[in-house]
Context: one part of a larger RNA
């Protein structure tokens, strides 16, 4: 390669949008590349398989057959695939009527607490730990109170509550503004799924410019602890933590579980439509979402179980023994860090 897999033993791309490509609903027809069916031609000999025959067998040799699964060219066939035409509407999308929601981007506001400053009162400690000490106070802390500046985050409400594709959103108002849902059938008529390359988004930490800077705090410093402590603990602190614009592109980016459609017991909660019945409630159906629990079937087991890891298709990523190694070379990107791609010899 084929095979067989990919929650947790290797193994799902970190998320989307898409382009080639693969794959693709229902009817009616035409057409005949695929498909099948006849024909003829070709398919060297020799091996190859049946059978017979010659060397005493046998290897060997020699004689008919057969088969060469193939490719041409020709007549048909029309279920399927394909492709033209013509229509349907169940797929998918548009309208129109509604409600939910921390979805996004921008401006403007608010109260709490921390921390500085001023001013009163007050005085002799505070703070800090196992215990100290370092540290801060009679130049008046520390507690109060009363005023001020600032910088960051939003207690109650918060809920396996909601939104978003995933990174992820949480005070409040207001503008812009994205996406799902639910209803209803009035429009289009396969417009779809998937997605190699590509383009875009992508947590925190780092980078570049300029600005901010309360509190927190790698690194620093100093006290402890300790045989030693480059730590845990304390008292101090600088990058950074925030905002602009710009780069970085990686995470145990996780549900360790790719998308997308069908079908396959049930129970009970919650969430946003809606419908039928009733009437301070409840009940009952319906479609989306989010949990637990449990047959079937699945699984090494543990556990999935209509949110499947279950049955099936479809299309993409990926794996193939364990170090060596996500490491060397090479190449790409990038301001660097580094990231993307990815071996080999050895070795067990």
């Nucleotide at each position: 390669c084929u095979g067989g897999g990919u929650g947790u033993a290797a193994a799902g791309g970190g998320a989307g949008c898409g382009u080639a490509g693969a794959c693709g609903g229902c009817c009616a027809u035409g057409c005949a590349a695929g498909u099948c069916u006849g024909a003829u031609g070709u398919g060297a000999a020799a091996g190859c398989c049946c059978a017979g025959g010659g060397c005493u067998c046998a290897a060997c040799c020699c004689c008919g057959g057969g088969a060469c699964u193939g490719c041409a060219u020709u007549a048909g066939a029309a279920a399927c695939u394909g492709u033209g035409u013509g229509g349907c509407u169940a797929g998918a999308g548009u309208g129109c009527a509604g409600g939910a929601g921390a979805g996004g981007u921008a401006a403007g506001u608010g109260g709490a607490a921390u921390u500085c400053c001023u001013a009163g009162u007050g005085u002799a400690g505070c703070g800090g730990u196992g215990a100290a000490a370092u540290g801060c106070g009679u130049a008046g802390a520390u507690a109060u109170u009363a005023g001020g500046a600032g910088g960051a985050a939003c207690a109650c409400c918060a809920g396996u509550g909601g939104c978003g594709a995933a990174g992820g959103c949480g005070g409040c108002u207001u503008a812009c503004u994205g996406g799902a849902c639910u209803g209803u059938a009035a429009c289009u008529g396969a417009c779809g799924u998937u997605g190699a390359g590509g383009c875009u988004c992508g947590a925190a930490a780092g980078c570049g410019u300029g600005g901010g800077g309360a509190g927190c705090a790698a690194a620093c410093a100093g006290g402890a602890u300790u045989a030693g402590a480059u730590a845990c603990c304390c008292u101090g602190g600088u990058a950074g933590u925030c905002c602009a614009c710009g780069c970085c592109g990686u995470a145990a980016a996780u549900g360790a579980u790719g998308a997308a459609u069908a079908c396959u017991a049930g129970g009970u909660g919650u969430u946003g439509g809606c419908c039928c019945c009733u009437a301070a409630g409840a009940g009952g159906g319906u479609c989306g979402g989010u949990g637990c629990c449990g047959c079937c079937g699945c699984u090494a087991a543990c556990g999935c179980a209509u949110u499947a890891a279950g049955u099936a298709u479809u299309c993409c990523a990926c794996c193939u023994g364990g170090g060596g190694a996500g490491u060397a070379c090479g190449u790409u990107c990038g301001c660097a860090a580094g990231a993307a791609u990815g071996a080999a010899a050895c070795u067990c």
This is a predicted structure of a 348-nucleotide part of an RNA (small-subunit ribosomal RNA, central domain) from an uncultured bacterium.